The prediction has a mean pLDDT of 89. The RNA shown here (c-di-GMP-I riboswitch aptamer) has 85 nucleotides.
RNA sequence: AAUCGAUAAUAGCAAACCUGCCGAAAGACAGGGACGCAAAGCCAAGGGUCUAAGGUCUUAUAGACUAUGACAGCCGGUUGCCGAA
Numbered sequence: 001a002a003u004c005g006a007u008a009a010u011a012g013c014a015a016a017c018c019u020g021c022c023g024a025a026a027g028a029c030a031g032g033g034a035c036g037c038a039a040a041g042c043c044a045a046g047g048g049u050c051u052a053a054g055g056u057c058u059u060a061u062a063g064a065c066u067a068u069g070a071c072a073g074c075c076g077g078u079u080g081c082c083g084a085a
Base pairs, nucleotide, nucleotide: 004083005082012037013036017032018031019030020029022027035073041078042077043076046075047074048071049070050069054066055065056064057063058062
């Protein structure tokens, strides 16, 4: 230095759910709460997933498609703390 990851140390994050709040929705934010996490830090200009307001089309009380909306706790990229085997 790279790989790796303890029943080590130090610090940290916070799923579901509840309350409030924003949003058309997906989802976000704040408080509570912990299922988990060695990157659960950051990146949505790579892949993937979710939503479909608006738009387009159609066999039109509806349906299909569509991201300019989201998700980093799906993969990936990138930076980084600690140091037993």